[in-house]
RNA sequence: AUGUUAUCAAGAAAGGUGAAGGGAUUAGACCCAAUGAAGCCUUAGCAACCCUUUGUAAUGCAGAAAUCUAUUCUGUAUUUUAAAGAAGGUGCUAAAUUCUACUCAACUAUUUUUAGUUGGAUAGAUAACAA
Numbered sequence: 001a002u003g004u005u006a007u008c009a010a011g012a013a014a015g016g017u018g019a020a021g022g023g024a025u026u027a028g029a030c031c032c033a034a035u036g037a038a039g040c041c042u043u044a045g046c047a048a049c050c051c052u053u054u055g056u057a058a059u060g061c062a063g064a065a066a067u068c069u070a071u072u073c074u075g076u077a078u079u080u081u082a083a084a085g086a087a088g089g090u091g092c093u094a095a096a097u098u099c100u101a102c103u104c105a106a107c108u109a110u111u112u113u114u115a116g117u118u119g120g121a122u123a124g125a126u127a128a129c130a131a
Base pairs, nucleotide, nucleotide: 002130003129004128005127006126007125008124013043014042015041016040017039021032022031023030026101027100028099029098044093045092046091049089050088051085052084053083054082055081057079058078059077060076061075062074063073064072065071097123103120104119105118106117107116108115109114
């Protein structure tokens, strides 16, 4: 760097260093910033993707009871779902991914068309998995 899946209106900042930019990219808007931006370091926190524990349900396998079959119980694996946890691997700690753009669908108003609303797609971010 690529693909698949999930999530993205919740949550959580101080110090040091640094020096003028920053909010992904292009354009516009808006905002943050010398009361010190970005970057880097330290500490703290948030969250719960991976992870840990317990339970629910489904399926597969093995064993036992009973047996023509159906069925019941136990163990185990996978998946689903609910609750709890936070040691570790990531991530995150202004504003919805700050908002809009492009295309598609539905609806509303106006009418040769235009405008608006909602949803989706694209793009982006993060995680897990794959090669």